[in-house]
RNA sequence: UGCGGGUUGGAGCAGUGGUCAGCUUGCUGGGCUCAUAUCCCAGAGGACACAGGUUCGAAUCCUGUACCCGCAA
Numbered sequence: 001u002g003c004g005g006g007u008u009g010g011a012g013c014a015g016u017g018g019u020c021a022g023c024u025u026g027c028u029g030g031g032c033u034c035a036u037a038u039c040c041c042a043g044a045g046g047a048c049a050c051a052g053g054u055u056c057g058a059a060u061c062c063u064g065u066a067c068c069c070g071c072a073a
Stems, first nucleotide, its partner, number of pairs: 001072007010025004018056001027043005049065005
């Protein structure tokens, strides 16, 4: 320098044009228990890396930028 992939709650992931952005785990509160753990219930925590564009409508499609990983030179 070129090519490919990735970036979504604290962590790990799903979501491939339309509804409230879900799941596991963690955290907080409650239940259960003699107690702890397990188990059950509830809750908080995301404007989807950033900017622009297309569209009635974008996490999702297009362009640019940043960062991470890999390949080539």